[in-house]
């Protein structure tokens, strides 16, 4: 002179899935399993002999560049499973959301004089 932890403040990203069943037939309302940090309430448009798609609002939980949080590939591939990103591979493939303060610290590193 450069860097820099744990952590904290503010900010900001982002997911909600699968099974089985009772009522019901209004496209309602209830219960019970399975993974997981986390499957939640609210409400708003759309499709439909249905049980589907899409958005806002909020709470929790997770993540935030040293980024596998999460999303694309992807109706992928293999294996388990009552089913399911359940588990592997795909993959350190592509994308992805951050400043500040900690810190005149401490340690490291560089340079210069003696």
């Nucleotide at each position: 002179c450069g860097c820099u932890a744990a952590u904290g403040a503010c900010a900001g990203g982002g997911g909600a899935g699968c099974u089985u069943u009772c009522c019901g037939a209004u496209c309602g309302g209830g219960a019970a399993g399975c993974c997981g940090a986390g499957a939640u309430u609210u409400u708003c448009c759309g499709a439909c002999g249905c049980g589907c798609g899409g958005g806002a609002a909020a709470a929790a939980c997770c993540c935030u560049u040293c980024g596998a949080a999460c999303c694309u590939g992807a109706a992928g591939c293999g294996g388990a499973u009552c089913a399911u990103g359940c588990c592997g591979c795909c993959g350190g493939a592509g994308g992805g959301a951050g400043u500040c303060g900690g810190a005149u610290a401490g340690g490291c590193g560089u340079g210069c004089u003696g």
TPP riboswitch aptamer (THI element) from an Akkermansiaceae bacterium, 114 nucleotides, folded computationally. The RNAcentral record of the sequence draws on Rfam.